This record gives sequence, C1' cells and structure tokens, in this order.
RNA sequence: CAGGUUGACCAGAGGAUCGCGAGGGCAGUAAUGCCUUCGAGGAAAGUCCGCACUCCACAGGGCAGGCUGUCGGGUAACUCCCGGGGCGGGGAUUCUUCGGAAGAACCUGCCAGAUCGGGCCACAGAGACAAACCGCCCGUAAGGGUAAGGGUGAAAAGGUGGUGUAAGAGACCACCGGCGUUUGCAGUAAUGCAGCGGCCAGGCAACCCUCAGCCGGAGCAAGGUCAAGCAGGGACAAUGUCUGCCUUCGGGCAGCGGGAAGCGGCUCGUUUUCUUUUGAGUCCCGGGUAGACCGCUCGAGCGUAGUGGUAACACUGCGCCUAGAUAGAUGAUUCUCCCUUUGAAUGUCGUGCCAUGAGUUCUUCAUGGUAUACCCGUUCAAUUGACAGAACGCGGCUUAUCGGUCAACCUGGUGC
Repeated sequence: CAGGUUGACCAGAGGAUCGCGAGGGCAGUAAUGCCUUCGAGGAAAGUCCGCACUCCACAGGGCAGGCUGUCGGGUAACUCCCGGGGCGGGGAUUCUUCGGAAGAACCUGCCAGAUCGGGCCACAGAGACAAACCGCCCGUAAGGGUAAGGGUGAAAAGGUGGUGUAAGAGACCACCGGCGUUUGCAGUAAUGCAGCGGCCAGGCAACCCUCAGCCGGAGCAAGGUCAAGCAGGGACAAUGUCUGCCUUCGGGCAGCGGGAAGCGGCUCGUUUUCUUUUGAGUCCCGGGUAGACCGCUCGAGCGUAGUGGUAACACUGCGCCUAGAUAGAUGAUUCUCCCUUUGAAUGUCGUGCCAUGAGUUCUUCAUGGUAUACCCGUUCAAUUGACAGAACGCGGCUUAUCGGUCAACCUGGUGC
C1' cells in the first nucleotide's frame, strides 16, 4: 500500500424569528402574563424472553401442563452474555497434474437419552431390523447352510487386505474408522492423549416417552388518596279555612300573623329568608362516577479513574442529574458551514512530459515551460442528510437504518 475480518463511537454543526410541554421565580383573588432552565432513541419499534413493582391466590405433598437441556462462569433473572469442549459448514490467500487440495484472522450450525417401553421409516426392494429374491455351497430330492457377489433405495447390518471354510461370515488377524471403558495421565469439568475391550441389531425423541432442573395468576387501564353532580339512607321548625290588588282562574304580588338564622348580654328593635300541601329546602352519612392527585421517574442510573478477572462482570473513589405528556409537548420557516451526488468553468496546488540546476548508485529536491480533465484541487449552481417518535421502569434478543470516524487482528506485496 492492497485485500479480508471484528469491535467501539457518531447519527449533521452553529445562529435568527415564530410556536409547544414541564420545573423554578415574580405579578395577580383567579384565569393568566412575564423572565429563566430543561425537553426522544440506538433502536423510543416488535412485545419474543427475564426481572423489579402492584393487586389477587396460596399449610404441605402429588397429578396435569409449560420451559430449559455439552461443560464452567457472569447476573436480580433469563430462551441472555462470556470463556472452554466435541462434530460439521464457510473463509482472503497459497499450491496445482486445472480434477482439486491446503487454509490465517474471523464468522457460523448442532450437541441429555434410541438396551425402560410403545410407535413410525413413502416409492422401490426378498428384506427398513434380528432379512435368503437371484446367486454360492451341501444334498437324488425334500430341505438346510451362507450377508462374500447382484439388484432396490435417502438409508441394507463397519472398510481394505489376509487367514479360514463345502461355500461363507469380525469366526480370527493387521491397519483404518466408529463405540464403550469400575485403567493411567492432564484438566474444576465437558473432554483430550495413551491403554484395554468386544465389534452384536440402522434412523426418528420437532411422535409418545424417560431422566435432571425450574415455573402461581393478572398486569401501571396494576394499585392507592381526595372527591362535584345524580341516585340511596338519616335529621330538622312552621305548616294561616287572615286582608287588599291583579288574573290567561292554574295562580301571582303586597301587607299582617307564624317559624328559622344574623346583629345584640337580655327584652324590644332591625336585617335576611321560609311559610311548600308532598316533594322541595338545609344539614349530616356511607359507597363512589366525572375530575384532580399519587404511583411517575434518583435509578439493578450515567460519566470517569483505579483494582481483581482471559472475558462477561464485580468492587472502590470522585463527579453529574439527564423528558414525564395524558388525545398525548419535543415543531415550523430561514441564514452560514459540513456531508452525498451531479453539472459547468478553471489549474495556485495535484498528475504526465520537457528543459535547467543541486546532491547523487537506483533516484530525490528546487525553478521554469507545456499538456490534460481519468484521478486531484478551487469556484459557482442544483441536490442529498437514513431508520424512526417516549407514555411505569430495567436487563436482553430480534427487526429497520443514508452515511461517517477510530482502534485492533490476519494474509499478500513493497521500502528501510
């Protein structure tokens, strides 16, 4: 320098004008006004897991149901994360007989049990699990032996070579592959290496099943506090066959009388109000709707430094406060700059060529001339800036996402 891979971070920047929500301050009885501060995300999304919190249920045990399932660790917990193991897949590049082979960093799939038991394995095939159709062997035949060979199939009873046999066969032997192991060593363990053993009868547990562990339900519209109106319950005095006027004949107004309350130490006085003819008035009570408030954002918080740990993560010190709306605020217009893409013009710089000079092994540097619009730079104009939008909070996973910055690792080439 080129290519590959992984991780972290950013998510246009700064003003001006007009608005929106919340906190604080001031003014105001209040409505409200003014000032000031703050105001979405890495996924706020899907609501797929796991918690916190709230209410309900709950002696204990069991059944049913669900979830998880290699080992160790992390965590409040997890179908999450970190590290390790086994069996696979990919991978720049390198080699090549051009068929292929090897393979870094790194990415990635699966992993309890198939001798508890039951069930299933299409078509083809004799046979899909303890198989005899053809073939081979024995035998006159009936029949028997045989898993070497043929054929079918996704899959056919370890593979190759030998010994052996009537023919054969892990029946036996060597190597290879797989499995098991109350053996040894290493490791916390999974497991690895070595040894030993027989090689018996395949696959599916995402069919039932078995083993081990875990699991109560609903969710902030949880739940709680205050509490209009309406409905419900209770308490309370007087309840005029008076007079006058008006009348649409229902009644209304005024006066007198009576009751209640206020002023007043009491009486008198005075003010207000009621005097309804059967559902109104005043007061009280419990539940509780609208509405208001709490829950509600200081928290498994964020930043930074140190320590422990491979890491996930934990601990300690210091600093910080960072939306809380309730039909739902966080916006709109505009200016300058930046980014994406395109067009036009241009060449101070860039690139190619030439000349001169300097040091000089290749070559490098400086100056001048010239060419070009592929790269590069400048100017102008247009254009682009994604996905998306809190509603109780948190930890994960998944999905969407224009582009950019930084760091680390690996491979190849080149220079010193």